The part of an RNA shown here (small-subunit ribosomal RNA, 5' domain) has 483 nucleotides and comes from a Candidatus Saccharimonadota bacterium. Its Rfam family is "Bacterial small subunit ribosomal RNA". Gene Ontology terms of the family: structural constituent of ribosome and ribosome. Lineage of the source: Bacteria > Bacteria candidate phyla > Candidatus Saccharimonadota.
[in-house]
Context: one part of a larger RNA
RNA sequence: GGAUGAACGCUGGCGGCGUGCCUAAUACAUGCAAGUCGAGCGGUAAGGCUCCUUUUAGGAGUACACGAGCGGCGGACGGCUGAGUAACACGUAGGAACGUACCCCAAACUGAGGGAUAAGCACCAGAAAUGGUGUCUAAUACCGCAUGUGAUCUUCGGAUGAAAGCUACGGCGGUUUGGGAGCGGCCUGCGCAUGAUUAGCUUGUUGGUGAGGUAAUGGCUCACCAAGGCGACGAUCAUUAGCUGGUCUGAGAGGAUGAUCAGCCAGACUGGGACUGAGAACGGCCCAGACUCCUACGGGAGGCAGCAGUAGGGAAUUUUCCACAAUGGGCGAAAGCCUGAUGGAGCAACGCCGCGUGCAGGACGAAGGCCUUCGGGUCGUAAACUGCUUUUAUAUGUGACGACUUCGACGGUAGCAUAUGAAUAAGGAUCGGCUAACUCCGUGCCAGCAGCCGCGGUCAUACGGAGGAUCCAAGCGUUAUCC
Numbered sequence: 001g002g003a004u005g006a007a008c009g010c011u012g013g014c015g016g017c018g019u020g021c022c023u024a025a026u027a028c029a030u031g032c033a034a035g036u037c038g039a040g041c042g043g044u045a046a047g048g049c050u051c052c053u054u055u056u057a058g059g060a061g062u063a064c065a066c067g068a069g070c071g072g073c074g075g076a077c078g079g080c081u082g083a084g085u086a087a088c089a090c091g092u093a094g095g096a097a098c099g100u101a102c103c104c105c106a107a108a109c110u111g112a113g114g115g116a117u118a119a120g121c122a123c124c125a126g127a128a129a130u131g132g133u134g135u136c137u138a139a140u141a142c143c144g145c146a147u148g149u150g151a152u153c154u155u156c157g158g159a160u161g162a163a164a165g166c167u168a169c170g171g172c173g174g175u176u177u178g179g180g181a182g183c184g185g186c187c188u189g190c191g192c193a194u195g196a197u198u199a200g201c202u203u204g205u206u207g208g209u210g211a212g213g214u215a216a217u218g219g220c221u222c223a224c225c226a227a228g229g230c231g232a233c234g235a236u237c238a239u240u241a242g243c244u245g246g247u248c249u250g251a252g253a254g255g256a257u258g259a260u261c262a263g264c265c266a267g268a269c270u271g272g273g274a275c276u277g278a279g280a281a282c283g284g285c286c287c288a289g290a291c292u293c294c295u296a297c298g299g300g301a302g303g304c305a306g307c308a309g310u311a312g313g314g315a316a317u318u319u320u321c322c323a324c325a326a327u328g329g330g331c332g333a334a335a336g337c338c339u340g341a342u343g344g345a346g347c348a349a350c351g352c353c354g355c356g357u358g359c360a361g362g363a364c365g366a367a368g369g370c371c372u373u374c375g376g377g378u379c380g381u382a383a384a385c386u387g388c389u390u391u392u393a394u395a396u397g398u399g400a401c402g403a404c405u406u407c408g409a410c411g412g413u414a415g416c417a418u419a420u421g422a423a424u425a426a427g428g429a430u431c432g433g434c435u436a437a438c439u440c441c442g443u444g445c446c447a448g449c450a451g452c453c454g455c456g457g458u459c460a461u462a463c464g465g466a467g468g469a470u471c472c473a474a475g476c477g478u479u480a481u482c483c
Base pairs, nucleotide, nucleotide: 001483002482003481004480006479007478008477009476010475013355014354015353016352017351018350019348020347021313026311027310028309030308031307032306035073036072037071040070041069043066044065047064048062049061050060051059052058053057080267081266082265090191091190092189093188094187095186098184099183100182103180104179105178106177107176108175109174110173111145113143114142120135121134122133123132124131125130151160152159153158165172166171193239194238195237200230201229202228205227206226207225208224209223210222211221212220242264243263244262245261246257247256248255249254269289270288271287272286273285291302292301293300294299319345321344322343323342327341328339329338330337331336358388359387360386361385368379369378370377371376393420394419395418396417397416398415402410427472428471429470430469431468432453433452434451438467439466440465441464442463448455449454
């Protein structure tokens, strides 16, 4: 000098675009953050509509619609965090023994049946959470049978093994198989922190055979056999740490760093486990633990490292806002519903960039301040005064793009026009040398300053005040950290 997710002090007019718990992966009140489909199903709790009646209301029907339930798809994405991890975690370049719902292409099929069960109804238990018994019913829920293009297994004889319907008749689906796209799992070379005041480490350990297991390779697991394997080219151990694209600095080499944005990984109160599913678990389940809450003491409920917000910690980090209008996602044939993703607004000079706080004229160099050699000098064309302008501001009117034909949160916002009137808007640090900028007064090794050298003990350009000056400027300094 540059830089920062900064903080602190003094000060503070506006706009655009960004950024905003770096500390306690501490604990969380409250609300919301994942639903959707009636064109899969039996149905009808509430509402609408129609009719009737005994008319504050009740009943029937309809299915416009739809609570709860069965079923399907989605809750494995999106969002957050960086605790752990020194590792095929990441980066890069390759590899072979794999999987893949939805989507695309191609081929074949979609026949005939069965038994239940939730909801409902009637009871019962319980404070609740919830549960039990009986009975009734449906399906794209479940289960046989048939068929077998193709598929799997095979001792090559053969064996196994599928489907689901709905419809407004346009279509949407279902099953099997092959291929694709994208995505994912696995393996390997190389790269990737410090310490030797860590030198030996290892028994499923290293390899083989066989088996099991997996979507798949493999000591992944097991039985048997062999005794191997790694290591000064640093094993093992310890400490630290998410990795990268990037970011900062630097002429570069390099050094430091890994906020925001993007890719990957890991985690979801702590530890463990499986289930479902194409795929696995932040807002799923089970067990144990700590903690919190409810309780009728028998028993239950919970998990903000989602968005806001609270307490705490801290030098320090925002609103319990608006909207699904756009983009994207889930479901749905669609209308649409949901979406704290996202789009926006709010707060904060936290950063970068831009604009303004007027412009021109004006000397008898006014008054006043400060200094003075008392002559004067300086603040200083600065002010006053005269003329001009209106960025900005305020008021009024008008008023978008973003949307494609319906739909605009932002927002009566941005912009535009008119009017008013210099009107609304300057501070901070420094002035001994380094280092641009000097005098007076006060103080008297005191009070104090200070980045280094060093100032201050009665003539201080170094302390404090004033006048003046210098440098930056809506900022200026200080502190911390990196180059």